Molecule: SAM riboswitch aptamer (S box leader)
Organism: Crocinitomix sp.
RNA sequence: UACUUAUACAGAAAGGUGGAGGGACCGGCCCUUUGAAACCUUGGCAACCGAACUCGUCAUGGGGAUAAGGUGCCAAUUCCUGAUUAACAAUGUUAAUCACUAUAAGUU
Numbered sequence: 001u002a003c004u005u006a007u008a009c010a011g012a013a014a015g016g017u018g019g020a021g022g023g024a025c026c027g028g029c030c031c032u033u034u035g036a037a038a039c040c041u042u043g044g045c046a047a048c049c050g051a052a053c054u055c056g057u058c059a060u061g062g063g064g065a066u067a068a069g070g071u072g073c074c075a076a077u078u079c080c081u082g083a084u085u086a087a088c089a090a091u092g093u094u095a096a097u098c099a100c101u102a103u104a105a106g107u108u
Stems, first nucleotide, its partner, number of pairs: 002107007013042005021031003025082001027080002043074003048070002053064003083097006
């Protein structure tokens, strides 16, 4: 870099440096000088991977659990939206599927 699988309506912020952007992209709609991005410190959330532990087996594989460890995350449903289809109270709403994106694990 690419591919596969899984998940995405839950959850969780203070301080310091910094000084104008940020929410992937489109269109919206928002956040932001009452301080954006980025970096640092501390704290937290969660349970994708995963040990000690535990159940079970002759044994291996396997189940459970803690939250050590590896990641991730801590405005708004992935903030909404996009392509297709269906229903209806119909130029919109709702639902389903797909695509995109993000994260994890594995392969390359």